[in-house]
Context: one part of a larger RNA
RNA sequence: CCCUCGUUAAGGAACUCGGCAAGUUGACUCCGUAACUUCGGGAGAAGGAGUACCUCAUUACCGUGAAGUCCCAGGCGGAUGGAGCGGGAAGGGGUGGCACAGACCAGGGCCUGGCGACUGUUUACUAAAAACACAGGUCUCUGCAAAGUCGUAAGACGAUGUAUAGGGACUGACGCCUGCCCGGUGCCGGAAGGUUAAGAGGAGAAGUUAUCCCUUUGGGGAAAAGCUUUGAAUUGAAGCCCCGGUAAACGGCGGCCGUAACUAUAACGGUCCUAAGGUAGCGAAAUUCCUUGUCGGGUAAGUUCCGACCUGCAUGAAUGGCGUAACGAUUGGGCUCCUGUCUCAACGAGGGCCUCA
Numbered sequence: 001c002c003c004u005c006g007u008u009a010a011g012g013a014a015c016u017c018g019g020c021a022a023g024u025u026g027a028c029u030c031c032g033u034a035a036c037u038u039c040g041g042g043a044g045a046a047g048g049a050g051u052a053c054c055u056c057a058u059u060a061c062c063g064u065g066a067a068g069u070c071c072c073a074g075g076c077g078g079a080u081g082g083a084g085c086g087g088g089a090a091g092g093g094g095u096g097g098c099a100c101a102g103a104c105c106a107g108g109g110c111c112u113g114g115c116g117a118c119u120g121u122u123u124a125c126u127a128a129a130a131a132c133a134c135a136g137g138u139c140u141c142u143g144c145a146a147a148g149u150c151g152u153a154a155g156a157c158g159a160u161g162u163a164u165a166g167g168g169a170c171u172g173a174c175g176c177c178u179g180c181c182c183g184g185u186g187c188c189g190g191a192a193g194g195u196u197a198a199g200a201g202g203a204g205a206a207g208u209u210a211u212c213c214c215u216u217u218g219g220g221g222a223a224a225a226g227c228u229u230u231g232a233a234u235u236g237a238a239g240c241c242c243c244g245g246u247a248a249a250c251g252g253c254g255g256c257c258g259u260a261a262c263u264a265u266a267a268c269g270g271u272c273c274u275a276a277g278g279u280a281g282c283g284a285a286a287u288u289c290c291u292u293g294u295c296g297g298g299u300a301a302g303u304u305c306c307g308a309c310c311u312g313c314a315u316g317a318a319u320g321g322c323g324u325a326a327c328g329a330u331u332g333g334g335c336u337c338c339u340g341u342c343u344c345a346a347c348g349a350g351g352g353c354c355u356c357a
Base pairs, nucleotide, nucleotide: 001352002351003350004349005348006347007346008345010343011342014341019338027051028050029049030048031047036041038173052095053094054093055092056091061087062086063085064084068080069079070078071077072075096100108336109335110334111333112332113331114330115328116327120132121131136171137170138169139168140167141166142165148157149156150155174323175322176321177320179253180252181251184250185249186246187245188244189243190242193241194240195239199235200234204230205229206228207227208226211222212221213220214219254272255271256270257269258268281315282312293309294308295307296306297305
């Protein structure tokens, strides 16, 4: 010097990103206990008091209830009886110690925000959370040989279930609510018209050749049927185009200019664009760039925090919005208690490192 412990004057978070770590608290009995609340909670809230031993004392009291005795309807009966056993305060008096829950074991508390309702689940070996799940809500598919899923199939799950059931998606207790837009994409419905495959269809065309014609006898030309190849019109479903519906489907939810008897602002007006221009709420927020916004609170001093304001760079309603008691090894801020975290270090114990053998 390092590790693990113990103690510490005065101060008491001045440490630090941050009270991290350590410390405080701690049991039982009794007293007492706020806001808020979903009336269950909050709550062990908070905050206090007591605690050993002897004696009164085999205490009061409580429980159980034997023998014995009496009665009758003679029983596993009733009444009386209180032995024994078990439990057990409160109070009076006294005794000892520094200390009586005497060691060990055993909540610090309070106030106020964010997020998630909650108990749960998770990255086996750096993340336990605000992530996942959840009960509840909504949409959608599915009529049973169900939809959906696995498998080439047989077959199986779904389910020995049957729409109060099962699958998929989103949201996430509860309370108050959930606005406008169907133009785009998706899904559902429609079938008149347009487009459209194979197939049907077979006009026509080509090859080959019997035969015919010409011929310099080498060859050239025309050409039916058959066979082969190709093939127009016409016909031809879904789909797409088209017409509607649908947002707790994917998603989206404006700009400029002017205007009131101070100023400022604009209930009001004009204009352009859009499918429609963000409603209720909330708002410098887990969202605010400018920004340490401005004001208020708390501090001697506060880029954090709390309450407001609204100029929302770039909030907003089941990609849910706003609240919310309880809950949380969650995450901010503050107070109190407490402390070697610190001012500022010291001493002690054990084990290392190191040195020597």
Large-subunit ribosomal RNA, domain IV from Geodia barretti, 357 nucleotides, folded computationally. Its mean pLDDT, the model's own confidence on a scale to 100, is 88. It matches the Rfam family "Bacterial large subunit ribosomal RNA". Rfam links the family to the GO terms ribosome and structural constituent of ribosome. Lineage of the source: Eukaryota > Demospongiae > Heteroscleromorpha > Geodiidae > Geodia.